[in-house]
């Protein structure tokens, strides 16, 4: 860099002490204690491995994850509303990419 998903799933406890949600800008969680650590669960998207004729389902192991649609929007395109009727603005929806994240090579 490349491909694949990204609208579902899925706690508690310790310890820490202010922050976190990837940036912005918006919302939001957070001393009824954030973030990191640890420990015991749990969900299940990759990979590998048993197992089967082969697929499923099922078990094991390596990452990963366990508020909120990748929290919403951030670039282009379409389509409906308003405001204007002069250029143009706002809000919706929808589709595409861009950024993110996660596996794998």
């Nucleotide at each position: 860099c490349u491909c694949a998903u990204c609208c579902a799933g899925a706690g508690a406890g310790g310890u820490g002490g202010a922050g976190g949600g990837a940036c912005a800008g918006g919302c939001c969680c957070u001393g009824c204690g954030a973030a990191g650590c640890c420990u015991c669960g749990g969900c299940a998207a990759c990979c590998c491995c048993g197992g089967u004729a082969g697929c499923u389902g099922c078990g094991g192991g390596g990452u990963g994850c366990c508020a909120a649609u990748u929290c919403c929007u951030g670039c282009c395109g379409g389509c409906g509303c308003c405001g204007a009727u002069g250029g143009c603005g706002g809000c919706g929806c929808c589709g595409g990419a861009g950024a993110g994240a996660u596996g794998a090579g």